The prediction has a mean pLDDT of 86. A computed fold for a 111-nucleotide RNA from a Gemmatales bacterium, annotated as SAM riboswitch aptamer (S box leader).

RNA sequence: GUCUUAUCCAGAGUGGCUGAGGGACGGGCCCGAUGAAGCCACAGCAACCGGUCGGCCGCCCGGUCGAUGUCAGGUGCUAACUCCCGCCCGGCUUGCCGGGAGAGAUAAGAU
Numbered sequence: 001g002u003c004u005u006a007u008c009c010a011g012a013g014u015g016g017c018u019g020a021g022g023g024a025c026g027g028g029c030c031c032g033a034u035g036a037a038g039c040c041a042c043a044g045c046a047a048c049c050g051g052u053c054g055g056c057c058g059c060c061c062g063g064u065c066g067a068u069g070u071c072a073g074g075u076g077c078u079a080a081c082u083c084c085c086g087c088c089c090g091g092c093u094u095g096c097c098g099g100g101a102g103a104g105a106u107a108a109g110a111u
Stems, first nucleotide, its partner, number of pairs: 001111008013042005021031003025086004043078003048074002050071003053066005082103001087100006
């Protein structure tokens, strides 16, 4: 990088260095010299993987349940629902609402 599966209306920021961009892409709308992106330090959020406790599947293995069991070891994340829309379908008050797909992100596995 590609493929498969799951999740995406919850949650969580300060300081230092630096100095103009950033929110994936296109459109919109935002954020930004009261400091963007990046790097570093510390802090925090979160149960996907992993560990662990108890019940159950007779035991092992493996699994499952515990309103969200519990623990931050591996990742991830800490403006706005994935910021909104994008393609298709439906509804109606024609501008919105609802459903699905696609794209994207993250995890685990495979290659």